Predicted 3D model of a 93-nucleotide RNA (Purine riboswitch aptamer) from uncultured Metasolibacillus sp.
It matches the Rfam family "Purine riboswitch aptamer". On this family, see Reining et al., Nature 2013: "Three-state mechanism couples ligand and temperature sensing in riboswitches". Rfam describes the family as follows. Riboswitches are metabolite binding domains within certain messenger RNAs that serve as precision sensors for their corresponding targets. Gene Ontology term of the family: purine nucleobase biosynthetic process. Clan: Purine riboswitches.
Its mean pLDDT, the model's own confidence on a scale to 100, is 75.
Lineage of the source: Bacteria > Bacillati > Bacilli > Caryophanaceae > Metasolibacillus.
The model forms 95% of the base pairs in the Rfam consensus.
[in-house]
RNA sequence: AAAUUAAAUAAUGUCGUCGUAUAAUAGCGGGAAUAGGCUCGCAAGUAUCUACCAAAUCACCGUAAAUGAUUUGACUACGAUUGAAGCAAAUUU
Numbered sequence: 001a002a003a004u005u006a007a008a009u010a011a012u013g014u015c016g017u018c019g020u021a022u023a024a025u026a027g028c029g030g031g032a033a034u035a036g037g038c039u040c041g042c043a044a045g046u047a048u049c050u051a052c053c054a055a056a057u058c059a060c061c062g063u064a065a066a067u068g069a070u071u072u073g074a075c076u077a078c079g080a081u082u083g084a085a086g087c088a089a090a091u092u093u
Stems, first nucleotide, its partner, number of pairs: 006093004012088003015083001016081006022051001025044001027042005036061002045052001053073007
């Protein structure tokens, strides 16, 4: 100096759970469909970065320009966790 094995260490990362934020929400504009109910953008909301959708069911509209309700399912930011007595990497012996 390198490798292997074992033990210890407080913090970090990872995964899980819980809490806070936001209601996965509501507004405006352009375009499209009606065999359909979609698409593009802007700005709002958070001591907050990001996201702002999907599916199912029910309704509504009746060729017109506009959709509504309910249920279920996330991500992201921050905090907590005698949760995995885990794993990863680090240091020491």